[in-house]
RNA sequence: CACUUAUCAAGAGAAGCUGAGGGACUGGCCCUAUGAAGCUUCAGCAACCGACUAACGAGAGUAAUUCGUUAUCAGGUGCUAAAUCCAGCGAAUGUAAAGUACAUUCGAAAGAUAAGGA
Repeated sequence: CACUUAUCAAGAGAAGCUGAGGGACUGGCCCUAUGAAGCUUCAGCAACCGACUAACGAGAGUAAUUCGUUAUCAGGUGCUAAAUCCAGCGAAUGUAAAGUACAUUCGAAAGAUAAGGA
């Protein structure tokens, strides 16, 4: 950083330095001098990768090895306002009453994170 796959309504913040922005983008709506973003320290959340053991199951088999599910661990990442804050594009259904608006559901797109990857 093209691309691929998976997940995204759960969960978890204090202090110090500093000082005006932040929530990816657009619109909305929020957060913010009762201190934004950033940096540092400490703390926490979490099973994607990883580790180890146990139980169960599958295949094979002389046996070991292997695979899957569940449980355990915070080593590598990640995360700790609001659902990815909501919507954006499309479809279905419903309501109003006019080919438009609104609501609900589903799917996509975009984004984030992880694991791969030329």
This is a predicted structure of a 118-nucleotide RNA (SAM riboswitch aptamer (S box leader)) from Litchfieldia stipae. The source organism's lineage runs through Bacteria, Bacillota, Caryophanales, Bacillaceae and Litchfieldia. The RNAcentral record of the sequence draws on Rfam.